[in-house]
Context: one part of a larger RNA
Molecule: small-subunit ribosomal RNA, 5' domain
Organism: metagenome
RNA sequence: GAACGAACGCUAGCAGCGUGGAUUAGGCAUGCAAGUCGAACGAGAAGCUAUGUUUUCAAUUCUUCGGAAGAGAUUUUGUAGUGACAGUGGCGGAAGGGUGAGUAACGCGUGGAUAACCUACCCUUGAGUUGGGGACAACAUUCCGAAAGGAGUGCUAAUACCGAAUGUGGUAACUCCGUGCAAACGGAGCUCACUAAAGACGGGGAUUCUUCGGAACCUGUCGCUCAAGGAGGGGUCCGCGUCCCAUCAGCUUGUUGGUAAGGUAAUGGCUUACCAAGGCAUACGGGUAGCCGGCCUGAGAGGGUGAUCGGCCACACUGGGACUGAGACACUGCCCAGACUCCUACGGGAGGCUGCAGUCGAGGAUCAUUCGCGAUGCGCGAAAGCGUGACGAUGCGACGCUGCGUGGAGGAUGAAGGCCUUAGGGUCGUAAACUCCUGUCAUGAGGGAAAAACGGCCAUAGGGUUAAUAGCCCUAAGGUGUGAUGGUACCUCAAGAGGAAGCCACGGCUAACUCUGUGCCAGCAGCCGCGGUAAUACAGAGGUGGCGAGCGUUGUUC
Numbered sequence: 001g002a003a004c005g006a007a008c009g010c011u012a013g014c015a016g017c018g019u020g021g022a023u024u025a026g027g028c029a030u031g032c033a034a035g036u037c038g039a040a041c042g043a044g045a046a047g048c049u050a051u052g053u054u055u056u057c058a059a060u061u062c063u064u065c066g067g068a069a070g071a072g073a074u075u076u077u078g079u080a081g082u083g084a085c086a087g088u089g090g091c092g093g094a095a096g097g098g099u100g101a102g103u104a105a106c107g108c109g110u111g112g113a114u115a116a117c118c119u120a121c122c123c124u125u126g127a128g129u130u131g132g133g134g135a136c137a138a139c140a141u142u143c144c145g146a147a148a149g150g151a152g153u154g155c156u157a158a159u160a161c162c163g164a165a166u167g168u169g170g171u172a173a174c175u176c177c178g179u180g181c182a183a184a185c186g187g188a189g190c191u192c193a194c195u196a197a198a199g200a201c202g203g204g205g206a207u208u209c210u211u212c213g214g215a216a217c218c219u220g221u222c223g224c225u226c227a228a229g230g231a232g233g234g235g236u237c238c239g240c241g242u243c244c245c246a247u248c249a250g251c252u253u254g255u256u257g258g259u260a261a262g263g264u265a266a267u268g269g270c271u272u273a274c275c276a277a278g279g280c281a282u283a284c285g286g287g288u289a290g291c292c293g294g295c296c297u298g299a300g301a302g303g304g305u306g307a308u309c310g311g312c313c314a315c316a317c318u319g320g321g322a323c324u325g326a327g328a329c330a331c332u333g334c335c336c337a338g339a340c341u342c343c344u345a346c347g348g349g350a351g352g353c354u355g356c357a358g359u360c361g362a363g364g365a366u367c368a369u370u371c372g373c374g375a376u377g378c379g380c381g382a383a384a385g386c387g388u389g390a391c392g393a394u395g396c397g398a399c400g401c402u403g404c405g406u407g408g409a410g411g412a413u414g415a416a417g418g419c420c421u422u423a424g425g426g427u428c429g430u431a432a433a434c435u436c437c438u439g440u441c442a443u444g445a446g447g448g449a450a451a452a453a454c455g456g457c458c459a460u461a462g463g464g465u466u467a468a469u470a471g472c473c474c475u476a477a478g479g480u481g482u483g484a485u486g487g488u489a490c491c492u493c494a495a496g497a498g499g500a501a502g503c504c505a506c507g508g509c510u511a512a513c514u515c516u517g518u519g520c521c522a523g524c525a526g527c528c529g530c531g532g533u534a535a536u537a538c539a540g541a542g543g544u545g546g547c548g549a550g551c552g553u554u555g556u557u558c
Base pairs, nucleotide, nucleotide: 001558002557003556004555006554007553008552009551010550013404014403015402016401017400018399019397020396026360027359028358030357031356032355035091036090037089040088041087047082048081049080050079051078052077056073057072060069061068062067098315099314100313107242108241109240110239111238112237113236114235117234118233119232122230123229124228125227126226127225128224129223130164132162133161139154140153141152142151143150144149169195170194171193172191174189175188176187177186178185179184199222200221201220202219203218204217207216208215209214243287244286245285250280251279252278255277256276257275258274259273260272261271262270290312291311292310293309294305295304296303297302317338318337319336320335321334340351341350342349343348368394370393371392372391376390377388378387379386380385407437408436409435410434417428418427419426420425441499443494444493445492446491447490451485456480457479458478460476461475462474463473464472465471502547503546504545505544506543507528508527509526513542514541515540516539517538523530524529
């Protein structure tokens, strides 16, 4: 000199963009942070709508005066539609979000290998989607328990579950051909064996059946099953690189290798049995640490660092374990143990902010218990849509960077006042006053955005599918509708210099000097050093220098 996720002191007008728990991976009250699908399924409360039934009343009309009809209101009950919370089922809760405790490791970076592998959703292609069965929730009912919750009996649906059929194919054995460095791979043939599935929602006119609701049939969309390929994602292995200590010199028995078996998606001591006796040596041990793209500094080489943003890894109260699943050994799933907190009828239960806010503690130190799903993205859904503390916004903090302002021009007989003085004067100083202007920002008033595109719905035209002018899909132009921010940004007008300057230094290094007070005292100080009666070094004042909404100090790095 530069830099910072900074802190502290004094000071402080505005805006934009960034950024903000670095310490106790300490404990957490409260709210929210993962749902969605009724076009998979049964059941369906209250309410509402339509329609029938029933009770009570009744304007009005007719009347043979007995009564009859009756808009409308009210009550009971049935059917159909709509409709909430639960339940079965599917997909998603393995993403997104947080943190850096652990880890010196194939963890990360980089380059390869997989002839040792997996892959839900998505895309392409081929083939299929036949025919049956038995349950379990919900529900009803009986009980147990303070609660959390649980047990028995009975009924029921499905794209839930289980057999059977078929086999384009796939798996297995054999033969032939081709490719390859290779233990292999690809193609063709053959054999018998094993191996699938689920429906839902629209439209239609002949025919058939019909409980008159519909079904079969044809057709469209979304699904389901098997196989092949792709894309994207992941697993595993290897070369090289990756901090300090030798006051750590030897370490190792599943250890090193082989054979066989098991296990895995897959190789492998990954595991087990047997055999051999090997293997490593900056090993082993200790300390520290998430790694990288990057960031800071520097002319560079290098040194330091790993906040925000992006990639990878690890973790989710502590330790262990598996289940489900395409994917987890799973942050807001399960089980066990432990510590802690809470409830309890003392028998037993509940919980996990290293999600967003917030709270206590510790600390020099780090914000709102805000608004919205309008945009972008993600999950579910045919879609409308729903959810989303991701995200988008607003708020707080001079924490950083950047921009703007605190006025401009004129104005000397150089006012007053302060300070200095050799008492003549000098200086603050065109500075002020005064005159003429301007109107940024702030203030008030008025107007007022972009971010909105898609999708849906309405009607039009064209094309595709189809028996079809239904229906569905695609394309084009048109209409309708959607903004948290926000009456914000921005624009215009009004008034008025009015509301807006400080901080540090002045002995040398180092730009900037005098007076007064003090008297080795009080104090200063980064180093040298100042202060003991003329202190440019302490304290105050005037002046000067530097930077400026900041300026200094401290800490850390180069």